A computed fold for an 83-nucleotide RNA from an uncultured SAR116 cluster alpha proteobacterium, annotated as Glycine riboswitch aptamer.

[in-house]
RNA sequence: AUUCUUUUUAUGUAAGAGUGUUUUAAACCGCCGAAGGAGCAAGAGCCCACGAAACUUUCAGGCAAAAGGAACAUAAGAAGAGG
Numbered sequence: 001a002u003u004c005u006u007u008u009u010a011u012g013u014a015a016g017a018g019u020g021u022u023u024u025a026a027a028c029c030g031c032c033g034a035a036g037g038a039g040c041a042a043g044a045g046c047c048c049a050c051g052a053a054a055c056u057u058u059c060a061g062g063c064a065a066a067a068g069g070a071a072c073a074u075a076a077g078a079a080g081a082g083g
Base pairs, nucleotide, nucleotide: 003081004080005079006078007077008076009075010074011073012072013071018029020028021027022026030063031062032061036059037057038056039055043050
C1' cells in the first nucleotide's frame, strides 16, 4: 500500500399516518415509525457489569406540500486495527 472497522461531508434513492376539531397564545381527540432516546433474546458470566435489530416502546419526532428522514449506493476525507 491492498484490506477491515468506526465516523464526517456531498449527491442520488427513500416509507407510514388527519391539509381533524376548537380557539387563535395554544389545547383536545385519532393515528404513524425509518431522526434521536429507551427496553429486551440467545449467549457469556454467575459478585457487579455485558448483550442486536428494520423487534418493542411511542419520551421525543411526524401525519397536504415543503422540510426532515433509517437503510442502501457513489465520491472525497478523518481516526483506529493490520502490515
The prediction has a mean pLDDT of 79. It matches the Rfam family "Glycine riboswitch aptamer". Rfam describes the family as follows. This family represents the bacterial glycine riboswitch. Glycine riboswitches usually consist of two metabolite-binding aptamers domains with similar structures in tandem. The aptamers cooperatively bind glycine to regulate the expression of downstream genes. In Bacillus subtilis, this riboswitch is found upstream of the gcvT operon which controls glycine degradation. The sequence was found by an Rfam model in a public genome assembly.